[in-house]
RNA sequence: UUGUGAAGUCGGAUGGCUGCUGCUAAUGCAGAGGAAAGUCCGGACUCCUUGAAGGAAAGUGCCGGGUAACACCCGGCGGUGUCGAAGUCUGAGUGAUUUUCGGAAACGGCGCCAGGGAAAGUGUAACAGAAAAUAUACCGCCCGACUUCGGGUAAGGUUGAAAAGGCGAGGUAAGAGCUCACCGCGUGUUUGGUAACAAACACGGCAGUACAAACCCCACUUGGAGCAAGACCAAAUAGGGAUAACGUGUCCUUCACACAAUGUUAUUCGGGUAGGUUGCUAGAUGUCUGCGGCAACGCAGAUGCGAGAUGAAUAGCCAUCGAAAUCGCAAGAUUUUACAGAAUCCGGCUUAUUGACUUCACAAAAAC
RNA sequence: GCCGGCUUAGCUCAGUUGGUAGAGCAGUUGAUUUGUAAUCAUCAGGUCGGGAGUUCGAGUCCCCCAGCCGGCACCA
Numbered sequence: 001u002u003g004u005g006a007a008g009u010c011g012g013a014u015g016g017c018u019g020c021u022g023c024u025a026a027u028g029c030a031g032a033g034g035a036a037a038g039u040c041c042g043g044a045c046u047c048c049u050u051g052a053a054g055g056a057a058a059g060u061g062c063c064g065g066g067u068a069a070c071a072c073c074c075g076g077c078g079g080u081g082u083c084g085a086a087g088u089c090u091g092a093g094u095g096a097u098u099u100u101c102g103g104a105a106a107c108g109g110c111g112c113c114a115g116g117g118a119a120a121g122u123g124u125a126a127c128a129g130a131a132a133a134u135a136u137a138c139c140g141c142c143c144g145a146c147u148u149c150g151g152g153u154a155a156g157g158u159u160g161a162a163a164a165g166g167c168g169a170g171g172u173a174a175g176a177g178c179u180c181a182c183c184g185c186g187u188g189u190u191u192g193g194u195a196a197c198a199a200a201c202a203c204g205g206c207a208g209u210a211c212a213a214a215c216c217c218c219a220c221u222u223g224g225a226g227c228a229a230g231a232c233c234a235a236a237u238a239g240g241g242a243u244a245a246c247g248u249g250u251c252c253u254u255c256a257c258a259c260a261a262u263g264u265u266a267u268u269c270g271g272g273u274a275g276g277u278u279g280c281u282a283g284a285u286g287u288c289u290g291c292g293g294c295a296a297c298g299c300a301g302a303u304g305c306g307a308g309a310u311g312a313a314u315a316g317c318c319a320u321c322g323a324a325a326u327c328g329c330a331a332g333a334u335u336u337u338a339c340a341g342a343a344u345c346c347g348g349c350u351u352a353u354u355g356a357c358u359u360c361a362c363a364a365a366a367a368c
Numbered sequence: 369g370c371c372g373g374c375u376u377a378g379c380u381c382a383g384u385u386g387g388u389a390g391a392g393c394a395g396u397u398g399a400u401u402u403g404u405a406a407u408c409a410u411c412a413g414g415u416c417g418g419g420a421g422u423u424c425g426a427g428u429c430c431c432c433c434a435g436c437c438g439g440c441a442c443c444a
Stems, first nucleotide, its partner, number of pairs: 001364010012321007020031004033339001037350002040348005045226004050256006057222005062076005077115001078113007088104005116217002121215002123211003138157002140153005165183002168180003184206001185204008230278004240269007247259003271443003285304008322337006369440007378393004387424001395411001397409003417433003421429001
């Protein structure tokens, strides 16, 4: 310098003419996004004639913190994948060894994790295989006898996604945690840490493998509906018919309470209006500075903000500059300029996105 | 705007707590017939809408997208 990958930021600029929406007496002023999207989570707000208890259903799930709240964010713990120089332990090889090869643990870098409980219970583990969850014995090995048998064994072989501690030595008829070193696992104690957890020591020779994004158990959380919520005004009508229930009170049951009782509720047939106002946009708000905090974030101060449409505005044309592509020796010319369009409002997540810039990693080339 | 549902062979649909994806119609080939249809036999055709994840293993469980379909105004 070029290319690839990851993360982050930005999301073309200025001027003129015409037009649209809102506000204003008028001049005039303002007018889409980082995702406005998917509607996947969490809230604000509004309504449902209340309260208590129990249940169902749904959701979340290492620990601590942040937040209005969350399945979000930050920090840690643990697990796991991959890579790694030198070293440690151990085996093979060698006459021998600092070389070589294999294995193990620990350490470090980068990435990932919906990461409670499998020793409460149920269920599943197809095919293959001797044996698949109270283990088992096909081949093999060893002993005895009489070739077919009986006993011992689980080192080795075969299957599988998974085979009941791993590796080495001792031991043995052959073998085996049978014994021992190292590592792993379980239980207990102590220490450190707010905690998850970690370390050390002692004991146990190792017994119940995996799946809970299967049922389930434990802990915690949740009433339902949604701005087409809801409120007001206007207009119009046949202020009705039929069926079902006997109550209704926004998941169900019970109790209390409230409302209604010749009514109420639900479904359906028929009739009418489909206009306006409000909710409606300044808010858990943006930016900067200081302080606290590892950080997410919090506190204080300064400063700033003006879409609010509803057969639904936010646009069209021209000029200059910017970026990309093509053509051209050059000057320059032509074309293009991503994803996408607010609808009650916020905090997140996810998905779409041409291009530019910054940082990191890897690869290639060139120079020093 | 808000709220629900569906996607499996060319078409219409099954698929029971995760274990080699099936049926009917349509299609191919053969038989039957003078020939066709019907009938009988036979064969082919699927990455279960797409992509990630859990699991030894996913049409099925979980998550994210895509496409299609449906419902929701007020008065009495």